[in-house]
Context: one part of a larger RNA
């Protein structure tokens, strides 16, 4: 001198764009981070609402069994009955709704997200091989898709359990599940014949084996026909084969930290020959067999570490490092184990064992932030329990869309860069105050005051984006499949319409007023910057060499100066 995820001390005005638990992979309340598809399939509410059969209470009419009076003719009152109006209850049934919801299947949950613990290893990097291998969804290419069966959630009944769940019996559906039919091609073994040569590879022959699913829209051209369909199309799916991106598995050279005060080390070790496992080669696992394998070019041990593109330094070689970002690896409470499946031995699946925590009716259960926010601990130290899917990316789904704590953003912290202001011009032989003083003066000092003038930014005020259309609905033209003046489907420089968390933000006008913004360190040499005072080996100072015992540029204050400045400066650590 350059640098850091920094942290501590003083001190702080603004924005932009980056970082932001390096400690306890300690241990977590609480919310959200992974769902979706009704165009695979069968079930199927309820709130509220209509309409209201019927019931019940008043009340008015009708009618009068009967009951008192009497002047025998009336008055009177009055149960059952019917009817009419109002009130309050209310089954069914209709709307909600074939809607919410669970549930059967498909797809995804193996990606995105964190996080470095463990690993000195083919883990990383980098160059090669895989005639030893796989590959869901994409995309091209060629075929195919007739036939018939069969289960079980849901759901009823039904019993157990506090719960968490679980048993028994019937009922059903399907792109669930299974048979059978078809397959040149595919696979398997044999024969041939051609290439290679280490195990192969290709062609070719006969033999064995092996596939499939429907959904949804339109329409009558063909069939069958009255409507329309089992018929035509179209669109999404489905089946086998081959290719093809993209993605991984495996195997090898070279490279990859520090101890020799780790010197010897191995028995599944090391080779075989069988076989098991696998997508696939392998002692990878297994029986048997041989006795090998490895090491001062450092085996074995031990420590230490995720590795890298890259980042600091440096003239460069090197030395240091691996924070964010980005690529690859490990790992998801420690350990262990396999199951679904194209892919996991799978962070927000299952089991199984320890710890630990929570819930119980003591029988038993539940749980895993090294996702994004927060908590308590630990520490010198590291952020909101936020908007939003508008954009990009992911998953599902024809779509509309729905989910995404990825992600976009905004919040917090001068933690870092950067860039901006804290005003500009004038303005005295030079005000006060403060230091110095040989007492004449010198210093702060154009610095103030005052005179002019601007107003960035922060205040208040008004206007306001772009990120958004190549996306999406709607139309219109074109095209293409077609019988089609259905329908999709694809394209469009065309026309309307529709979507913004960030935000009334950026940005621009405008309004007031120098108006609201300056410290920190040093000043004995190194190493830029010098006096007075106080103190007196005292209090103190220091990176080093020193300083300080009565004049101390070296303690401590002031004035002055010197260096940086929204920062200065101390520790740490790296060249």
């Nucleotide at each position: 001198g350059g640098g850091u995820g920094a942290a501590c001390g003083c001190u702080g005005g603004c924005g932009g764009c980056g970082c932001g638990c390096c400690u306890a992979a300690c241990a977590c309340a609480u919310g959200c981070a992974a769902g979706u598809c009704g165009u695979g399939c069968g079930c199927g509410a309820a709130a509220g609402g209509c309409c209201g059969a019927c019931c019940c209470u008043c009340u008015c009419c009708c009618g009068g069994a009967c009951c008192u009076c009497c002047u025998c003719g009336g008055a009177g009152g009055g149960a059952g009955g019917g009817g009419a109006g109002a009130g309050g209850g209310g089954a069914a049934g209709c709307c909600g709704a074939g809607u919410a919801g669970a549930g059967c299947g498909g797809c995804g949950g193996a990606c995105g997200g964190g996080u470095g613990a463990g690993u000195a290893a083919c883990g990383c990097g980098u160059g090669c091989c895989u005639a030893a291998c796989c590959u869901a969804c994409c995309c091209c290419c060629a075929g195919g898709a007739g036939g018939g069966g069969g289960a079980u959630a849901a759901c009823c009944c039904u019993c157990c359990g506090a719960a968490a769940g679980g048993g028994g019996g019937g009922c059903u559906a399907a792109u669930c599940c299974c048979c059978c039919a078809u397959a040149u091609g595919c696979c398997c073994a044999c024969g041939a014949c051609c290439c290679a040569c280490a195990a192969g590879g290709g062609u070719u022959g006969g033999g064995g084996g092996g596939a499939a699913a429907g959904g949804g829209g339109g329409c009558c051209u063909c069939u069958c026909g009255u409507c329309g369909a089992a018929g035509c199309u179209c669109c999404c799916g489905c089946c086998u084969g081959g290719g093809g991106a993209g993605g991984g598995g495996g195997g090898c050279g070279c490279g990859u930290c520090c101890c020799a005060u780790c010197a010897g080390c191995u028995c599944g070790u090391u080779g075989g020959u069988g076989g098991g496992g696998u997508a696939a080669c392998g002692g990878c696992c297994c029986a048997c067999c041989a006795a090998g394998g490895c090491g001062a070019a450092g085996a074995c041990g031990g420590g230490u570490a995720g590795c890298c593109g890259g980042c600091c330094u440096g003239a460069g070689a090197g030395g240091g490092u691996g924070g964010u970002c980005g690529g690859c690896c490990a790992c998801a409470a420690g350990g262990g184990g396999a199951c679904u499946g194209a892919g996991a031995c799978a962070c927000g699946g299952c089991c199984c064992c320890u710890a630990c925590u929570c819930c119980u009716a003591c029988g038993g259960g539940a749980g895993g932030c090294a996702g994004c926010a927060g908590u308590g601990g630990g520490g010198a130290a590291u952020c909101u329990u936020c908007g939003g899917c508008a954009a990009u990316g992911g998953g599902c789904g024809c779509a509309a869309g729905c989910c995404u704590g990825a992600c976009c953003g905004a919040g917090c912290g001068a933690c870092g860069c950067c860039g901006c202001g804290u005003g500009g011009g004038g303005g005295a032989c030079g005000a006060a105050g403060c230091c110095c003083u040989u007492c004449g003066g010198g210093g702060u000092g154009u610095a103030a005051a005052c005179c002019c003038c601007u107003u960035u930014c922060a205040g208040g005020g008004g206007g306001g984006a772009a990120g958004a259309a190549u996306c999406c609905c709607a139309g219109g033209g074109g095209g293409u499949c077609g019988a089609a003046c259905a329908g999709g489907c694809c394209c469009u420089u065309c026309c309307g319409g529709g979507u913004g968390a960030c935000g009334g933000u950026a940005c621009c006008c405008c309004c007031a007023g120098a108006a609201g913004a300056a410290g920190g360190g040093a000043c004995g040499g190194c190493g830029a910057a010098c006096u007075a005072c106080g103190u007196g080996c005292c209090a103190g100072c220091a990176g080093c060499c020193g300083c300080g015992g009565u004049a101390a540029u070296a303690c401590g204050u002031a004035g002055g100066u010197c260096c940086c400045g929204a920062g200065c400066g101390u520790u740490a650590c790296c060249c």
About this RNA
Predicted 3D model of a 575-nucleotide part of an RNA (small-subunit ribosomal RNA, 5' domain) from a Candidatus Bipolaricaulota bacterium. Lineage of the source: Bacteria > Bacteria candidate phyla > Candidatus Bipolaricaulota. The sequence was found in a public genome assembly. Rfam family: Bacterial small subunit ribosomal RNA. Gene Ontology terms of the family: structural constituent of ribosome and ribosome. Model confidence (mean pLDDT): 86 of 100.